[in-house]
């Protein structure tokens, strides 16, 4: 430099163009000699950045940034 894969919650990952979710973690409560475990609620997002298309974009298009891989 070219090509490919990826960037979404603190972490690991989902999400036909139509209200962004799950598990873990965190936290309130219940239960329980204690801890742990269990049960039941809750908090948590400028979807890498900037534009475009569209009535509507995590999703489609363009440019750029970052990570990994391949080739040179």
């Nucleotide at each position: 430099u070219a090509c490919g894969a990826g960037g979404u919650a603190g972490c690991u990952c989902a999400a036909c163009g139509g209200u962004a979710g799950a598990g873990c973690a965190c936290u309130g409560c219940u239960c329980c000699g204690u801890u742990a475990a269990a049960g039941u609620g809750g908090u948590g997002g400028u979807u890498g950045u900037g534009g475009g298309u569209u009535c509507g974009a995590c999703u489609c298009c363009c440019a750029c940034c970052c990570u990994c891989g391949u080739a040179g």

The RNA shown here (transfer RNA) has 72 nucleotides and comes from an Aggregatilineales bacterium.
Lineage of the source: Bacteria > Bacillati > Chloroflexota > Anaerolineae > Aggregatilineales.
The sequence is in RNAcentral, with records from ENA.
Its Rfam family is "tRNA". Rfam classes the family as a transfer RNA.